A computed fold for a 385-nucleotide part of an RNA from a Methylophilaceae bacterium, annotated as large-subunit ribosomal RNA, domain III. Model confidence (mean pLDDT): 81 of 100. The organism belongs to Methylophilaceae, within Bacteria.
[in-house]
Context: one part of a larger RNA
């Protein structure tokens, strides 16, 4: 220079009470304003204790600070079913043998590895200052082993099926959700009463199990035969014949049960004013309606749209009073790792409490073709002078 530029989105504050040495900024209450396909909620990545509580204000916070993502201390993350690990494979990686090279090494078959994909199973309510599909209550489900009973041709690293898949479009069914009515509780008004009218709030309930619907797919089944499926096959495929036109498979949702439970507006009592305990009404119908489910469906098009395992069937070697397989019941097991908190952000990536960047899911009401726009609910904020 200079007490100058600036104090980081012009979404906005005002009042009262409290605490305190001190309050524009902290806490509580009232009013006002802003977002509302987000500036709300839930995951993934990344961060790694920032979470909660008590104490504190030197420094950090673009001001103040009694406050804080700051300092100190204590506490906090509970799983057979969520995710990983596990089984399986893709691109990629690695690579026994092998090929090449003087070599280092390069390439590469089988194999191994490798999720962003395939593969068993849980929901509702309650609870903490801080965790919950993990704890508790209630009601379930899956899988493995052993034992018991009953029946019985079982058996794989092989064979076959299945898993198993593209784009676009259209129609139907249904639910979540919404709205209205009814019902329940409560409130208001007129001059007295009654009827009525109006306002506010509530009207919620899962997985599982049973039934097998709207719909979708395939002809189904039996006998004989067979140069294919690297051997075998009763399986799959090919061929011939018979019987039946309905049969089988799949399938949202609804209904019943789950549930005489839970939840529930409100009321009562207590209160350290933060909450805690007790009690508890109604809990139905219509309409609208998804981008969700039926659906990996249907129709159509050409560029013709993963693999492998789990699973099912078949036999080979073999076993055949055993073993094995199937069904039912009982008992036992289901380890380990993650789980706090932020997560379009003051906690991640940007040197900063930085107007930047950051994948997925949810999607109330009015307006509307709409996830546009404007207003608004739940919820969250007023952007630290």
């Nucleotide at each position: 220079g200079a007490g100058u530029a600036g104090c980081g989105a012009u979404a906005a504050a005002g009042g009262g009470a409290g605490u305190g040495a001190a309050a524009a900024g902290c806490u509580c209450c009232c009013u006002c304003g802003c977002c509302g396909a987000a500036a709300g909620c839930c995951c993934a990545a990344g961060g790694u204790u920032u979470c909660c509580u008590g104490c504190g204000c030197a420094a950090c916070g673009u001001u103040c600070a009694u406050c804080g993502g700051c300092g100190c201390a204590g506490g906090g993350u509970g799983a057979g079913u969520c995710g990983g690990c596990c089984c399986c494979u893709a691109a990629g990686g690695u690579g026994a043998g092998g090929c090449a090279g003087a070599g280092a090494u390069g390439c590469g078959u089988a194999g191994c590895u490798g999720a962003u994909g395939g593969g068993a199973a849980a929901c509702a309510g309650g609870u903490u200052a801080a965790u919950a599909u993990u704890c508790c209550u209630g009601u379930a489900c899956u899988u493995u082993a052993a034992u018991a009973u009953a029946a019985u041709g079982c058996g794989a690293u092989g064979u076959g099926g299945g898993g198993a898949c593209g784009g676009a479009g259209a129609a139907g069914g249904u639910u979540a959700g919404g709205u209205c009515a009814g019902c329940c509780a409560u409130c208001u008004g007129u001059u007295g009463g009654a009827a009525u009218a109006g306002g506010u709030g509530g009207u919620u309930c899962a997985a599982g199990c049973g039934u097998g619907u709207a719909g979708g797919a395939a002809g189904a089944u039996c006998u004989c035969u067979u140069a294919g499926g690297c051997a075998a096959a009763u399986c799959c495929g090919g061929g011939a014949g018979g019987u039946c036109a309905a049969u089988u498979c799949u399938g949202a949702g609804g209904c019943g049960u789950g549930a005489u439970a839970a939840c529930g507006a409100g009321g009562c009592a207590c209160u350290u004013c933060g909450g805690u305990g007790c009690u508890g009404a109604a809990g139905u119908g219509a309409u609208u309606g998804a981008u969700a489910c039926c659906a990996a469906g249907c129709u159509u098009c050409c560029a013709a749209g993963a693999a492998a395992a789990g699973c099912c069937a078949c036999u080979a070697a073999g076993c055949u009073u055993c073993a094995g397989u199937u069904a039912u019941a009982u008992u036992a097991g289901a380890a380990c790792c993650g789980u706090a908190c932020c997560g379009c952000a003051a906690a991640c990536c940007g040197a900063c409490a930085c107007a930047g960047g950051u994948g997925g899911g949810c999607a109330g009401g009015a307006u509307g073709a709409g996830a546009a726009u404007u207003c608004u609910a739940a919820g969250g904020c007023g952007c630290u002078u």